[in-house]
RNA sequence: GGGGCUGUAGUCUAGUGGUAGGAUGCAAGGUUCGGGACCUUGUGGCCCGUGUUCGAAUCACGGCAGUCCCA
Numbered sequence: 001g002g003g004g005c006u007g008u009a010g011u012c013u014a015g016u017g018g019u020a021g022g023a024u025g026c027a028a029g030g031u032u033c034g035g036g037a038c039c040u041u042g043u044g045g046c047c048c049g050u051g052u053u054c055g056a057a058u059c060a061c062g063g064c065a066g067u068c069c070c071a
Stems, first nucleotide, its partner, number of pairs: 001070007010024004018054001025043006047063005
């Protein structure tokens, strides 16, 4: 320098055009003499920009980051 893949919550992950879902974490409450475990509720997310579309996490283009291959 060229090419492939990946990017969603603090962490892991599902969702391939129509309400962003789950696990874990965290907070509050319940339970316990207390703690752990367990139960309930809450909290928090689409890497960035532009475009296509009635509608974009999803499609297109350009970036950025990670990873792999070639040189």
The RNA shown here (transfer RNA) has 71 nucleotides and comes from a Candidatus Woesearchaeota archaeon.
Rfam family: tRNA.
The sequence is in RNAcentral, with records from ENA.
Its mean pLDDT, the model's own confidence on a scale to 100, is 84.
Lineage of the source: Archaea > Nanobdellati > Candidatus Woesearchaeota.